[in-house]
RNA sequence: GAUUUAUACAGAAGAGGUGAGAGACAGGCUCAUAGACCCUCUGGCAACCUGGAAAAUCCAAGGUGCCAAUUCCUGCCAAGCGUGAAUAUCCUCGUUUGGAAAUAUAAAUU
Numbered sequence: 001g002a003u004u005u006a007u008a009c010a011g012a013a014g015a016g017g018u019g020a021g022a023g024a025c026a027g028g029c030u031c032a033u034a035g036a037c038c039c040u041c042u043g044g045c046a047a048c049c050u051g052g053a054a055a056a057u058c059c060a061a062g063g064u065g066c067c068a069a070u071u072c073c074u075g076c077c078a079a080g081c082g083u084g085a086a087u088a089u090c091c092u093c094g095u096u097u098g099g100a101a102a103u104a105u106a107a108a109u110u
Base pairs, nucleotide, nucleotide: 001110002109003108004107005106006105007104008103013042014041015040016039017038021031022030023029025075026074027073028072043067044066045065047064048063049062050060051059052058053057071102076099077098078097079096080095081094082093084091
């Protein structure tokens, strides 16, 4: 790197360094010189693996992961409701639900 499976509305920040963009992509929206993002240290959380408690469930924190916003929201398909033009179908825009895709992480295989 690839494949498979599972999960994604819970949870968890201080200091130092640096200094302009950051939140995967696009649009929206948000964060950011009152210093974001990133790096280091310390601290924390507990999703998967692991260990323990008979067990639902809980505890631990060794491996990985994570510590703004639901994966921040939407993106493709279907259905419902509303909306605009001019009645309906179709279409526009908004919204709700379901499914898919994408992304991330874990575990296993390669």